A computed fold for a 185-nucleotide RNA from Peptococcaceae bacterium UBA6096, annotated as Lysine riboswitch aptamer. Model confidence (mean pLDDT): 78 of 100.
RNA sequence: AAGUGAGGUAGGGGUCGCGAAAGAUAAGAGUACUUCAGGGAGCUUGGCCGCCAUGAACUGAAGGAAAGGGGCUUUCGCCGAAGUGUAGAGCAAUGCCGGUUUCUCUAUGCUGGGACCGUACCGAACAGGUGCGGGACUGUCACCUGAGCUUUGCGCCCAAACUCAGGUGGAGCACUAUCUCACGG
Numbered sequence: 001a002a003g004u005g006a007g008g009u010a011g012g013g014g015u016c017g018c019g020a021a022a023g024a025u026a027a028g029a030g031u032a033c034u035u036c037a038g039g040g041a042g043c044u045u046g047g048c049c050g051c052c053a054u055g056a057a058c059u060g061a062a063g064g065a066a067a068g069g070g071g072c073u074u075u076c077g078c079c080g081a082a083g084u085g086u087a088g089a090g091c092a093a094u095g096c097c098g099g100u101u102u103c104u105c106u107a108u109g110c111u112g113g114g115a116c117c118g119u120a121c122c123g124a125a126c127a128g129g130u131g132c133g134g135g136a137c138u139g140u141c142a143c144c145u146g147a148g149c150u151u152u153g154c155g156c157c158c159a160a161a162c163u164c165a166g167g168u169g170g171a172g173c174a175c176u177a178u179c180u181c182a183c184g185g
Base pairs, nucleotide, nucleotide: 003183004182005181006180007179008178009177010176011175014079017078018077019076020075021074022073023072025070033063034062035061036060037059038058042051043050046097047096048095082111083110084109085108086107087106088105089104090103092101093100112138113137116134117133118132119131120130121129122128140170141169142168143167144166145165146164147163148162150161151160152159153158
């Protein structure tokens, strides 16, 4: 010196990278609901409670929302960005119980990334999301094969580095670059 280990810093993947906020907007939906008219005893839940002759279901007319979720634009923070499964705990929502859901925390597992197809669930939805599965695409590292500009080594047109193409495989606590410390001569 090559290199090894630990720690830090800065980056790249992609043209739908991840997440958050705001604005306008489509859908939700001519739905819920209100009024009038007809009608004349039911309506409703997982269960209870409840509503109803001061008029149920249903029909017609007039009026007529919202929430969660989606895409677009802009801004901000970023590259385990972030998401998600399972289990537990806590707060909250609702007339009550049950159940479900939002949010937070803990433990643990999975996922490099986005899309497509199939399937189950959520959802008004053919939007989207989540779980599982599938074959491709793409980025990264390792190994192998081939080709090549250049550089280095030097008996060689042999090897190494680099670039490109192809094949196989792995995972983000990764990968690339760089700094510090220690080991190493």